[in-house]
A computed fold for a 73-nucleotide RNA from an Oscillospiraceae bacterium, annotated as transfer RNA.

RNA sequence: CGGGGUGUAGCGCAGUUGGUAGCGCGCUUGGUUCGGGACCAAGAGGUCGGGAGUUCGAACCUCCCCACUCCGA
Numbered sequence: 001c002g003g004g005g006u007g008u009a010g011c012g013c014a015g016u017u018g019g020u021a022g023c024g025c026g027c028u029u030g031g032u033u034c035g036g037g038a039c040c041a042a043g044a045g046g047u048c049g050g051g052a053g054u055u056c057g058a059a060c061c062u063c064c065c066c067a068c069u070c071c072g073a
Base pairs, nucleotide, nucleotide: 001072002071003070004069005068006067007066010025011024012023013022019056027043028042029041030040031039049065050064051063052062053061
């Protein structure tokens, strides 16, 4: 310098023929228990790496940029 992949909740990931964003663990509250753990119930937490564009509508399509990673030179 050229090309590919990844970026979504505290952590690990799913969601891509465009249609109001989910799962597991963790966290909070309550129940159960003498207490803890386990179990049960409820809840909080993300505007999807950043910006722009297309569209009635974008995590998803297009362009630019950033970070990590792999391949080539």
The organism belongs to Oscillospiraceae, within Bacteria. It was read from a public genome assembly. It matches the Rfam family "tRNA". By type it is a transfer RNA.